Predicted 3D model of a 115-nucleotide RNA (Guanidine-I riboswitch aptamer) from Marinobacter sp. ATCH36.
The prediction has a mean pLDDT of 79.
């Protein structure tokens, strides 16, 4: 000084928004219905349905190179075989941009810089 290896899955969290569920507003000075009252007038609930709303905890979803966990799988040492053990390190990081309902430590990206 140069190549090459240092993998890939799955589950789980940090973390995210708002598709659907749910809450929570209004539609509502409503009809219908239950309940109170009634000489006229009426009050008050509740359920379908629709529309808002993530500055709604929350279920469902997304979700880590630099977060836990595990199986494979590489690699190493033992062993006649069969199979046993170990190892899998290190790692700061923008702006913008993509996607999906939409957002994000997701992807661009061990990327640009940086040390």
């Nucleotide at each position: 000084c140069a190549a090459a290896u240092a993998g890939c899955c799955a589950a789980c969290u940090a973390g995210g928004g708002u598709u659907c569920c749910g809450g929570c507003c209004u539609g509502a000075c409503a009809a219908c219905c239950a309940c109170c009252a009634u000489g006229a007038g009426g009050g008050u609930g509740a359920a379908a349905c629709a529309g808002g709303u993530g500055a709604c905890u929350g279920g469902u979803c997304c979700g880590a190179g630099a977060g836990u966990u595990g199986a494979c799988g590489a690699c190493c040492u033992u062993u006649u075989c069969c199979a046993a053990g170990g190892u899998u390190a290190c790692a700061c990081g923008g702006c913008g941009g993509g996607a999906c309902a939409a957002a994000a430590g997701c992807c661009c990206g061990g990327g640009a810089g940086g040390a």